[in-house]
Predicted 3D model of a 350-nucleotide part of an RNA (small-subunit ribosomal RNA, central domain) from an uncultured Eubacteriales bacterium. The RNAcentral record of the full RNA draws on ENA and SILVA.
Context: one part of a larger RNA
RNA sequence: CUGGGCGUAAAGGGAGCGUAGGCGGCUUACCAAGUCAGAUGUGAAAUACCCGGGCUUAACUUGGGGGGUGCAUCUGAAACUGGCGAGCUCGAGUGUGGGAGAGGAAAGUGGAAUUCCUAGUGUAGCGGUGGAAUGCGUAGAUAUUAGGAGGAACACCAGUGGCGAAGGCGGCUUUCUGGACCAUAACUGACGCUGAGGCUCGAAAGCGUGGGGAGCAAACAGGAUUAGAUACCCUGGUAGUCCACGCUGUAAACGAUGAAUACUAGGUGUAGGGGGUAUCAACUCCCUCUGUGCCGCAGCUAACGCAAUAAGUAUUCCGCCUGGGGAGUACGGCCGCAAGGUUGAAACUC
Numbered sequence: 001c002u003g004g005g006c007g008u009a010a011a012g013g014g015a016g017c018g019u020a021g022g023c024g025g026c027u028u029a030c031c032a033a034g035u036c037a038g039a040u041g042u043g044a045a046a047u048a049c050c051c052g053g054g055c056u057u058a059a060c061u062u063g064g065g066g067g068g069u070g071c072a073u074c075u076g077a078a079a080c081u082g083g084c085g086a087g088c089u090c091g092a093g094u095g096u097g098g099g100a101g102a103g104g105a106a107a108g109u110g111g112a113a114u115u116c117c118u119a120g121u122g123u124a125g126c127g128g129u130g131g132a133a134u135g136c137g138u139a140g141a142u143a144u145u146a147g148g149a150g151g152a153a154c155a156c157c158a159g160u161g162g163c164g165a166a167g168g169c170g171g172c173u174u175u176c177u178g179g180a181c182c183a184u185a186a187c188u189g190a191c192g193c194u195g196a197g198g199c200u201c202g203a204a205a206g207c208g209u210g211g212g213g214a215g216c217a218a219a220c221a222g223g224a225u226u227a228g229a230u231a232c233c234c235u236g237g238u239a240g241u242c243c244a245c246g247c248u249g250u251a252a253a254c255g256a257u258g259a260a261u262a263c264u265a266g267g268u269g270u271a272g273g274g275g276g277u278a279u280c281a282a283c284u285c286c287c288u289c290u291g292u293g294c295c296g297c298a299g300c301u302a303a304c305g306c307a308a309u310a311a312g313u314a315u316u317c318c319g320c321c322u323g324g325g326g327a328g329u330a331c332g333g334c335c336g337c338a339a340g341g342u343u344g345a346a347a348c349u350c
Stems, first nucleotide, its partner, number of pairs: 003322004007304002012318001014201004021194003025088004030083002033081002035077008049065006091191001092188003095184004103177007110154001115149007125136002162169002206247006215241002220236004258317006266295011299306002323350003332343004
């Protein structure tokens, strides 16, 4: 390489949009590029294969014959792929009518709590721990009452509940705005799927400039513990955490499971819709679509387990793996302000 694989053994890109490319629904006319059939030419000789000849045989040598994937030209076939034309509606999309949602952005606003400040009451402790100490407190703390300041986060509701492509999203109100779902079947008529490069988004930490700073808290300081204690525990505490704009582009970015489509027993819960039966009505019951869980058959699996939300049965497209270490390192390229990211070896060794 081929092959075989990618939940946990090596292996699914963090996620989306989308270019090239690859692949692509039903009916029909034509073309004949792919495809298939036939014919002709070519496919040198030697070698190889088959049948013979010559050296006593063989090796060796020689005559004849057959075969030859392929290429070119011509003729023909038209199922499939392709091309071109016409049509269809189930895929895809639009319209109309609905309800659900922490989906996103901006502005405004509310209460509880912590801390601080001012004032009152009040007096000797408070705090902290396994036990202590550092610390705070007679310059009046802790506790309690009233008022004020400021920042951050939103108890209950809250739910293997909801929304989002992923990251993620949770007080309330308003404005702007994206997507999904259900019903209907009016419209378009394959407009689709995937997607190398590319572009965009992307937790936390980190970086730049300017704000902000209540609580928490890397670093740091002190007190303990200990043989030591650069820790675990305690008292403090700065970056940071928050906001605006810009950068970084990584995570156990996980369902450790790429996307799309179709098919393949059931049972049960839950969220959002629709229809039907019964009923005065509601509840209930039945059917159905979409999402989200649990259990489970066939099947799959090394087992664990998965099982209509597949890891089952198939197809299409992309990404990735190929013994461990060296190593996600070195070198080079690209990106970044830096930190570093991305691409990514070898020697050597087992």
Its Rfam family is "Bacterial small subunit ribosomal RNA". Its mean pLDDT, the model's own confidence on a scale to 100, is 87.